This is a predicted structure of a 73-nucleotide RNA (transfer RNA) from a Fidelibacterota bacterium. It matches the Rfam family "tRNA". Rfam describes the family as follows. Transfer RNA (tRNA) molecules are approximately 80 nucleotides in length. Rfam classes the family as a transfer RNA. The prediction has a mean pLDDT of 81.

RNA sequence: GGGCCCCUAGCUCAACGGUUAGAGCACCGGACUCAUAAUCCGUCGGUUCCGAGUUCAAAUCUCGGGGGGCCCA
Numbered sequence: 001g002g003g004c005c006c007c008u009a010g011c012u013c014a015a016c017g018g019u020u021a022g023a024g025c026a027c028c029g030g031a032c033u034c035a036u037a038a039u040c041c042g043u044c045g046g047u048u049c050c051g052a053g054u055u056c057a058a059a060u061c062u063c064g065g066g067g068g069g070c071c072c073a
Base pairs, nucleotide, nucleotide: 001072002071003070004069005068006067007066010025011024012023013022018056028042029041030040031039049065050064051063052062053061
């Protein structure tokens, strides 16, 4: 320098262009226990990396930028 893939909650990941963007774990609160752990219940948590475009409607499609990974040279 060239090609391909990824970026969504604190972490790991889902989500056909259309319902309020969800799940598990973690945190927090409660139950249980002499107490802790485990277990059970509940709550909280999002500018979907940034900008623009297409569309009635974009996490999803297109373009540009940023970050990360793999391969080739």

RNAcentral holds the sequence, with entries from ENA.